[in-house]
Context: one part of a larger RNA
RNA sequence: UUGGGCGUAAAGCGUCCGUAGGUGGUUAUUGAAGUCUUUAGUUAAAGGUUGGGGCUUAACUCCAAAUAGGCUAAGGAAACUGAGUAACUAGAGUGCGGUAGGGGUAGAGGGAAUUCCUGGUGUAGCGGUGAAAUGCGUAGAUAUCAGGAAGAACACCAGUGGCGAAGGCGCUCUACUGGGCCGUAACUGACACUGAGGGACGAAAGCUAGGGGAGCGAAAGGGAUUAGAUACCCCUGUAGUCCUAGCUGUAAACGAUGGAUACUAGGUGUUGUUCGUAUCGACCCGAGCAGUACCGAAGCUAACGCGUUAAGUAUCCCGCCUGGGGAGUACGCACGCAAGUGUGAAACUC
Repeated sequence: UUGGGCGUAAAGCGUCCGUAGGUGGUUAUUGAAGUCUUUAGUUAAAGGUUGGGGCUUAACUCCAAAUAGGCUAAGGAAACUGAGUAACUAGAGUGCGGUAGGGGUAGAGGGAAUUCCUGGUGUAGCGGUGAAAUGCGUAGAUAUCAGGAAGAACACCAGUGGCGAAGGCGCUCUACUGGGCCGUAACUGACACUGAGGGACGAAAGCUAGGGGAGCGAAAGGGAUUAGAUACCCCUGUAGUCCUAGCUGUAAACGAUGGAUACUAGGUGUUGUUCGUAUCGACCCGAGCAGUACCGAAGCUAACGCGUUAAGUAUCCCGCCUGGGGAGUACGCACGCAAGUGUGAAACUC
């Protein structure tokens, strides 16, 4: 390289946008680049193949013939691919009419709880645990009532329910704003799919600067436990957690399952919407489209399982894998304030 693979054995980039490239709907026509075909030339000899000959045979050797494939030139074919032209509407997009939603950003507001402060009542305990102790409390705690302050998170509703490309998103209201879905069929007329490089977004932790700091809480201190206990349990508690502006760019970033399109039995829920039927009505019943969950025909799979949301049957494009360790290490390069991240070996060893 050919071939084989990527849910769990090695292997799907965290996700999307998009450049080059690759691939690409229907009809007619032109031309003939790919393609097919015919002829000619060439592809030295030797070797190989086929048919003969010569050494007793064979090896060996001599003669003759033929072929694949490649290249070049000329003639021809026009189904397919590519190219040109003209058109189409089933892909894609726009318009119009609806619609669901924790989609995003900013601002405003709310109540429960917690802690603290002030005051009242009140008295000896509280707290914590397996049991305790450290701790708090006669300088009046815990408990309880009233008032005030602060920060963070939003009970119930809440649902294998919704939205988002993923990360993720949940009190209420307002403003701005992205996308989806359904219906219609007015418009464009292949404008599409994928996507090396590239770009954007990207939980938590961490970093820089300035705020904020109630609760929780790495580190740290103390009390226990224990042979020890640098832990698990308890009492404290700093960074952090929160906000603003930047950086970092990683996760079991998981459906451990890349994207797009088409096809291939059903059944049971559920969300959105449309139509029909029907109704006093939230509804019910039937059908379609778009999601989402479970069970399962065929098929697939090493098995587990997957099964119209495929891991089935096919096509196109990208990414990735090639024994374990060494090692996601070393070196180099790039990025970063740093932490580190990306790319990524070999010796050696089994």